[in-house]
Context: one part of a larger RNA
RNA sequence: GAACGAACGCUGGCGGCGUGCUUUAGACAUGCAAGUCGUGCGGAAAGGCUCCUUCGGGAGUACUCGAGCGGCGCACGGGUGAGUAACACGUGGGUAAUCUACCUACGGGUCUGGGACAACCCCGGGAAACUGGGGCUAAUACCGGAUAAGACCACGACCUCCUCGGAGGUUGCGGAAAAAGGUGGCCUCUCCUUGGAAGCUAUCGCCCGCAGAUGAGCCCGCGACCCAUUAGCUUGUUGGCGGGGUAACGGCCCACCAAGGCUACGAUGGGUAGCUGGUCUGAGAGGAUGAUCAGCCACACUGGAACUGAGACACGGUCCAGACUCCUACGGGAGGCAGCAGUCGGGAAUCUUGGGCAAUGGGCGAAAGCCUGACCCAGCAACGCCGCGUGAGGGAUGAAGGCCUUCGGGUCGUAAACCUCUGUCGGGAGGGAAGAAUUGGCUGCAGGCGAAUAGGCUGCGGUCUUGACGGUACCUCCAAAGGAAGCGCCGGCUAACUCCGUGCCAGCAGCCGCGGUAAUACGGAGGGCGCAAGCGUUGUUC
Numbered sequence: 001g002a003a004c005g006a007a008c009g010c011u012g013g014c015g016g017c018g019u020g021c022u023u024u025a026g027a028c029a030u031g032c033a034a035g036u037c038g039u040g041c042g043g044a045a046a047g048g049c050u051c052c053u054u055c056g057g058g059a060g061u062a063c064u065c066g067a068g069c070g071g072c073g074c075a076c077g078g079g080u081g082a083g084u085a086a087c088a089c090g091u092g093g094g095u096a097a098u099c100u101a102c103c104u105a106c107g108g109g110u111c112u113g114g115g116a117c118a119a120c121c122c123c124g125g126g127a128a129a130c131u132g133g134g135g136c137u138a139a140u141a142c143c144g145g146a147u148a149a150g151a152c153c154a155c156g157a158c159c160u161c162c163u164c165g166g167a168g169g170u171u172g173c174g175g176a177a178a179a180a181g182g183u184g185g186c187c188u189c190u191c192c193u194u195g196g197a198a199g200c201u202a203u204c205g206c207c208c209g210c211a212g213a214u215g216a217g218c219c220c221g222c223g224a225c226c227c228a229u230u231a232g233c234u235u236g237u238u239g240g241c242g243g244g245g246u247a248a249c250g251g252c253c254c255a256c257c258a259a260g261g262c263u264a265c266g267a268u269g270g271g272u273a274g275c276u277g278g279u280c281u282g283a284g285a286g287g288a289u290g291a292u293c294a295g296c297c298a299c300a301c302u303g304g305a306a307c308u309g310a311g312a313c314a315c316g317g318u319c320c321a322g323a324c325u326c327c328u329a330c331g332g333g334a335g336g337c338a339g340c341a342g343u344c345g346g347g348a349a350u351c352u353u354g355g356g357c358a359a360u361g362g363g364c365g366a367a368a369g370c371c372u373g374a375c376c377c378a379g380c381a382a383c384g385c386c387g388c389g390u391g392a393g394g395g396a397u398g399a400a401g402g403c404c405u406u407c408g409g410g411u412c413g414u415a416a417a418c419c420u421c422u423g424u425c426g427g428g429a430g431g432g433a434a435g436a437a438u439u440g441g442c443u444g445c446a447g448g449c450g451a452a453u454a455g456g457c458u459g460c461g462g463u464c465u466u467g468a469c470g471g472u473a474c475c476u477c478c479a480a481a482g483g484a485a486g487c488g489c490c491g492g493c494u495a496a497c498u499c500c501g502u503g504c505c506a507g508c509a510g511c512c513g514c515g516g517u518a519a520u521a522c523g524g525a526g527g528g529c530g531c532a533a534g535c536g537u538u539g540u541u542c
Base pairs, nucleotide, nucleotide: 001542002541003540004539006538007537008536009535010534013388014387015386016385017384018383019381020380021346026344027343028342030341031340032339035072036071037070040069041068043065044064048061049060050059051058052057079299080298081297089223090222091221092220093219094218095217098216099215103212104211106209107208108207109206110205111145112144113143114142120135121134122133123132124131125130152175153174155172156171157170158169159168160167161166181204182203183202184201185200186199190197191196192195225271226270227269232262233261234260237259238258239257240256242254243253244252274296275295276294277293278289279288280287281286301322302321303320304319305318324335325334326333327332352378354377355376356375360374361372362371363370364369391421392420393419394418401412402411403410404409425483427478428477429476430475431474435469440464441463442462443461444460445459446458447457449455486531487530488529489528490527491512492511493510497526498525499524500523501522507514508513
């Protein structure tokens, strides 16, 4: 000199954009943060509508749905940095050792039966949390049977490639394994014939296979902290054979066999630490660092475990143990903010118990839509960066006053007053956005599917509609210099000097050093210098 997630002191006008518990991974009151689907199912708690009514209530219905069964999601998004010196991360490879829900493309299929369990009803237990027994019932829930191009398994034959372990392809025989329906429309064909059923059709699904895309698992080379005042470490240890297990290789696990494996190119042990893109500094090399943003990892009160699932060993799931807090009828139960706010505590120190789903994105849904403390906004804080203002021009009798003085004067100083202007910011009034679209509703035309003037798809229109921020930004007008300057320093380094007070006192100080009676170094004043809505100090890094 530069920098900061800063803090402290004095001071403080406005705006834009950012940033804001670095300490106790301490404990948490309260609210919210993950639901959705009635176009899967049986149904109808509440409300709406219709009808009946003895006015208590009852029945029906769908542009309505509580609870329940079922599906998808809850493994994303959000937080934190405790642990971790490790294939955790970075980078480059491998997987001929693997998986991948939803999505996309292609090829096939979607046949036929059955028995349950909730909800509901009845009877109990319990203070509660909750729970036991009996009875009825539906499904895209569950379980059989059929079919099997291809896929899988076993045994053969042939071809191609190869890292010589194997991989890919063709083919033969045998084995075992699938499925689910919903919604809208139509009678061209069959049956009853108003119309409906089978059927057809459109669409959303379901099953098998193959490929893609995306995501993930595993393996390897190389790279990146300190201590040798840590020198030896290791028995599932190192390798093999066989097996188990996994989506998958592997001592991952197990039985047996061998005696290996690592280490001065630092093993083992100890300390510290999430890693990276980056950030700060520096001419660079390098050094320091890892807040915000982005990628990866790890964790979710502490420790352990599995279940479900395509995916978890699962922050707002389950079970066990522990500590802590709460409820209790003392028998037993409930909880987990390192989500967003907020509270206490700790600390030098770090914000609102705000608005909205309008946009972007996510989950579910055919859709309308619902949910979303992700997100978008607003609030607080000079915490940072950037921009603007606190006026401009004129004005000498160099006024008054202060300070200094050699008493002549000098200086503050064009500074003020005064005159003429301007109108940024702030204040008042009026107008007033963009962010909104391939949004959403209704509707018209054309094309292709289709038997179809259903339906849905594509394209082109018409009309209505959706904004938290916010009456904000911005624009215009009104009044008015009016409301808006401080802080540090002035001995040298280092830019800026005099007077008074004090008298090695009181004090200053980054280093050198000042102060003991004329102190440019202490304190005050006048003046000056430097920055400026900030200025200094402290801390840390280069």
RNAcentral holds the full RNA, with entries from ENA.
This is a predicted structure of a 542-nucleotide part of an RNA (small-subunit ribosomal RNA, 5' domain) from an uncultured prokaryote.
The prediction has a mean pLDDT of 83.
It matches the Rfam family "Bacterial small subunit ribosomal RNA".